A computed fold for a 319-nucleotide RNA from Arenibacter latericius DSM 15913, annotated as Bacterial RNase P class A. It matches the Rfam family "Bacterial RNase P class A". Rfam classes the family as a ribozyme. The sequence was found by an Rfam model in a public genome assembly. The prediction has a mean pLDDT of 77. The organism belongs to Arenibacter latericius, within Bacteria.
């Protein structure tokens, strides 16, 4: 100079002017149920995406047992948990920095390896040579990735150890309004229909109602709803992921879906043109600046995507 590698970090900025939703205080009017106005504070990400995992929460029971699914697999820590992260060992890619890893078993069983070769599975019939009483009993040489009780493979099948209950905020509870808790038809009530117990069985449990048909009413409002496995920082432990203690903070809550819209200027980046230079860089002027939008909530993973910035590693030039 050039191309990588690994991490961090921001997710344009200010200002004014309207405008949208929360929250607090406050004022007015009210049908006391709401309505409008004022300050003043918050108001969409690092993935909100995928819905691929594992949880909080909420309900439907907690009764295993057996066959069978799935999912994970060196060791060791972390973590509420995980298939995730961290560190190490192997194995593999790369010059390196690094990155991947489907990393338990092949004498428990059954498979697979084209052509070559005489033969390729616990088979086994070639040539030479040395041995025996006799035999592939030993060596060597063809041929082939792989040949004298072979090794390869288990993102072959399968053995081994572990773990697995469903359903989701349209969970799920309250409260209002309305009806027709009403008709037929089947069927069941302790001889248990019919419902949970990942799939099946056997068992357990909970029941008195279930299943169809035609028909009727209502679909509105509140909770759930955002203070949490929480954010920041500083101290100590630790290679590290974490954790521990102490202080500070309070950062959307909408429900057909609010978080924007106009102007000025500005900051870093990148293309084009002049101008100085001429390798480069400087100034001037114009254009353009990504992925992409919260919906119950949080740790992961993937996948997309612009800008800085800091460390390391090949390279090249010059001292």
């Nucleotide at each position: 100079u050039a191309a990588g590698c690994a991490g961090g970090u921001c997710g344009c900025c200010u200002u004014a002017u309207c405008g949208c939703u929360g929250a607090u205080u406050u004022c007015a009017a009210u049908c006391u149920u709401u309505u409008g106005g004022a300050a003043c504070c918050a108001g969409a990400g690092g993935a909100a995406a995928g819905u691929c995992c594992g949880g909080a929460c909420a309900c439907c029971a907690u009764a295993g047992u057996g066959c069978a699914g799935u999912a994970u697999a060196g060791c060791g820590g972390g973590u509420a948990a995980c298939g995730c992260c961290c560190g190490u060992c192997c194995g593999u890619c790369g010059u390196g920095a690094g990155g991947c890893g489907a990393g338990g078993a092949c004498a428990a069983g059954u498979g697979c390896a084209a052509c070559a070769g005489a033969g390729a599975g616990a088979a086994g019939g070639u040539a030479c040579a040395g041995g025996u009483a006799a035999u592939g009993c030993u060596g060597u040489a063809g041929u082939g990735a792989a040949a004298g009780c072979a090794g390869g493979u288990a993102a072959a099948c399968u053995c081994u150890a572990u773990a697995c209950g469903g359903u989701g905020c349209a969970a799920c509870g309250c409260c209002a309004u309305g009806u027709a808790a009403a008709u037929c038809a089947g069927u069941g009530u302790u001889c248990g229909a019919g419902g949970g117990c990942u799939g099946c069985a056997c068992g357990c449990u909970c029941a008195a109602g279930c299943u169809g048909a035609a028909g009727g009413g209502u679909a509105g409002g509140c909770g759930g709803u955002u203070a949490g496995a929480g954010u920041u920082a500083u101290u100590g432990a630790g290679c590290a992921a974490u954790c521990a203690a102490u202080a500070a903070c309070c950062u959307a809550g909408a429900u057909a879906a609010a978080u924007g819209a106009u102007a000025a200027g500005g900051a870093a980046g990148u293309c084009u043109a002049u101008a100085u230079a001429u390798u480069a860089a400087u100034a001037u002027a114009g254009g353009c600046u990504a992925c992409a939008g919260a919906a119950u909530c949080c740790g992961g993973c993937u996948u997309a995507u612009g800008g800085c910035c800091u460390g390391c590693u090949u390279u090249u030039u010059u001292a």